Model confidence (mean pLDDT): 82 of 100. This is a predicted structure of a 72-nucleotide RNA (transfer RNA) from Candidatus Calescibacterium sp. Taxonomically the source falls in Candidatus Calescibacterium (Bacteria, Bacteria candidate phyla, Candidatus Calescibacteriales, Candidatus Calescibacteriaceae). It matches the Rfam family "tRNA". Rfam's curators write: Transfer RNA (tRNA) molecules are approximately 80 nucleotides in length. Its family is annotated with triplet codon-amino acid adaptor activity in the Gene Ontology.
RNA sequence: GCUGGGGUAGCUCAGAGGUAGAGCAGCUCACUCGUAAUGAGCAGGUCGUGGGUUCGACUCCCAUCCCCAGCU
Numbered sequence: 001g002c003u004g005g006g007g008u009a010g011c012u013c014a015g016a017g018g019u020a021g022a023g024c025a026g027c028u029c030a031c032u033c034g035u036a037a038u039g040a041g042c043a044g045g046u047c048g049u050g051g052g053u054u055c056g057a058c059u060c061c062c063a064u065c066c067c068c069a070g071c072u
Stems, first nucleotide, its partner, number of pairs: 001071007010024004018055001026042005048064005
């Protein structure tokens, strides 16, 4: 330099056009003599960045930054 894959909640990951979810972690409540476990609930996201297409984009297109792998 070229090619492919990835970047979404604190962490690990879903989500392939209709306004973003799970598990763990956190907080509250219930249960318990108490703790753990368990159950119920709550909070937490400018979806790497900037453009484009579309009525509408995490999703499609382009550029760019970072990580991984391969080729030269």